[in-house]
Model confidence (mean pLDDT): 80 of 100. A computed fold for a 481-nucleotide part of an RNA from a metagenome, annotated as small-subunit ribosomal RNA, 3' major domain. The RNAcentral record of the full RNA draws on SILVA.
Context: one part of a larger RNA
RNA sequence: UGACGGGGGCUCACACAAGCGGUGGAUGAUGUGGCUUAAUUCGAGGCAACGCGAAGAACCUUAUCCUGGACUUGACAUGCAUGGAUUAACCCAGUGAAAGCUGGGCCACGCCUUCGGGUGGAACAUGCACAGGUGCUGCAUGGCUGUCGUCAGCUCGUGUCGUGAGACGUCGCGUUAAGUCGCUUAACGAGCGCAACCCUUGUCCUUAGUUGCCAGCAUUCAGUUGGGGACUCUAAGGAGACCGCCGGUGUCAAACCGGAGGAAGGUGGGGACGACGUCAAGUCAUCAUGGCCUUUAUGUCCAGGUCUGCACACGUCAUACAAUGCAACAUACAAAGGGCAGCCAACCCGCGAGGGGGAGCUAAUCUCAAAAAGUGUUGCUCAGUUCGGAUUGCAGGCUGCAACUCGCCUGCAUGAGGCUGGAAUCGCUAGUAAUCGCAGGUCAGCUAUACUGCGGUGAAUAUGUUCCUGAGCCUUGUACA
Numbered sequence: 001u002g003a004c005g006g007g008g009g010c011u012c013a014c015a016c017a018a019g020c021g022g023u024g025g026a027u028g029a030u031g032u033g034g035c036u037u038a039a040u041u042c043g044a045g046g047c048a049a050c051g052c053g054a055a056g057a058a059c060c061u062u063a064u065c066c067u068g069g070a071c072u073u074g075a076c077a078u079g080c081a082u083g084g085a086u087u088a089a090c091c092c093a094g095u096g097a098a099a100g101c102u103g104g105g106c107c108a109c110g111c112c113u114u115c116g117g118g119u120g121g122a123a124c125a126u127g128c129a130c131a132g133g134u135g136c137u138g139c140a141u142g143g144c145u146g147u148c149g150u151c152a153g154c155u156c157g158u159g160u161c162g163u164g165a166g167a168c169g170u171c172g173c174g175u176u177a178a179g180u181c182g183c184u185u186a187a188c189g190a191g192c193g194c195a196a197c198c199c200u201u202g203u204c205c206u207u208a209g210u211u212g213c214c215a216g217c218a219u220u221c222a223g224u225u226g227g228g229g230a231c232u233c234u235a236a237g238g239a240g241a242c243c244g245c246c247g248g249u250g251u252c253a254a255a256c257c258g259g260a261g262g263a264a265g266g267u268g269g270g271g272a273c274g275a276c277g278u279c280a281a282g283u284c285a286u287c288a289u290g291g292c293c294u295u296u297a298u299g300u301c302c303a304g305g306u307c308u309g310c311a312c313a314c315g316u317c318a319u320a321c322a323a324u325g326c327a328a329c330a331u332a333c334a335a336a337g338g339g340c341a342g343c344c345a346a347c348c349c350g351c352g353a354g355g356g357g358g359a360g361c362u363a364a365u366c367u368c369a370a371a372a373a374g375u376g377u378u379g380c381u382c383a384g385u386u387c388g389g390a391u392u393g394c395a396g397g398c399u400g401c402a403a404c405u406c407g408c409c410u411g412c413a414u415g416a417g418g419c420u421g422g423a424a425u426c427g428c429u430a431g432u433a434a435u436c437g438c439a440g441g442u443c444a445g446c447u448a449u450a451c452u453g454c455g456g457u458g459a460a461u462a463u464g465u466u467c468c469u470g471a472g473c474c475u476u477g478u479a480c481a
Base pairs, nucleotide, nucleotide: 001481002480003478004477005476007475008474009473010472011471012470013469015465016464019428020427021426022425023424026319027318028317029316030315031314032313033312034310035309042053043052065305066304067303068302069301070300071299074130078129079128080127081126082125083124090105091104092103093102094101095100109120110119111118112117132294133293135292136291137290141288142287143283144282145281146279148277153192154191155190156189157188158187159168160167161166172183173182174181198271199270200269201268203239204238205237206236207235208234209233213228214227217226218225242265245259246258247257248256249255321421325380326379327378328377329376330375331374337368338367339366342361343360347356348355349354387418392413393412394411395410396409397408398407434457435456436455437454438453439452440451
């Protein structure tokens, strides 16, 4: 100087407390361990691995995964040498599961030209350099990422003090979300962080008015059409919030408390943004890369299988156990997105999944598209039920070369466990939790109940900091570094 303490002081955080809803019990989905297997490819491992890499494993993907069949300058790149117009490409045949192997047919381009030919590049064949490796080492590395933590810290220059390591500054008193600011001061300044600048949302104004909108005037089944730019909205530019004003407290400070005005008040809400460093944290399988290993194989191609296996254990979720519910009928209101190998309307067929059909749309125009919870009426009356939907049978539909291993969906039938869950444990402070649907990416299809967004309805509680957990500053002890 640090680190540590079942030392002290101050402070903070959904850390506890106060509340609301869960997990742990059931069934299913998914990931992991284990077991099994010819193979169940690899990685991730307390928090910070386990719906993680994977924003989509039937083949492909897919890999030192397994079984088998093939190739060897190679699936891909560059160069050199030789060959020579034969080849390659293309077509055909045989064999084969395919890859591959074998055989046959066909025959090109540029330049020069004395029309005899010469020459060149691409391509091919042979040979050689080499290619290739998701092989090993993340404890050789770059880059990227997680975590402490959006915690308020981490340092430097000059100067001063100390023999020195080092200290001061960065401490103290107030204050703040903040090493934020003020005052004091052997310190004075500065840098990386904080904040601000950026995006978005909340109010207003200006400009603009189609594909959007419709108050007034006509018109229509319909903003449909004429028309209008007021309003909504869209999208570009501005305004607005600064403790600015008033009162009080405070060191005539920084600031804090209350009030006014205001759409918004003391960082308005949300996001992006993550200091010096820690964990030899993670990743050699995104990529790059040193070294090592491999080179008729650890490379490459192909077929089939495996990654989906199931006495069991754990994590994360979905659905429930019902009456604040379930079912039937009727009916209302979103936002944000996607669409040409696409989205697909009207209409017709089918109980339905779906099929036919073909209008429109490269989209504020057309379309996916029905929002759902809600509201109204009716039934059910506390039961393993008109709750719940697992499982299984049959019949179908769709995608795709192909749904056996191993896809999704529909209809009919079947109707399991489950009556609120032990010890323990998680999330959340406001448009939040809870609850309700909608969309998207990936994608032929899908195992999505996942993930990323969007809006609808919309709470309770916070007396407080004794305790649990983590963190910051000061101080103290130490046989630790």

Rfam family: Bacterial small subunit ribosomal RNA. Rfam links the family to the GO terms structural constituent of ribosome and ribosome.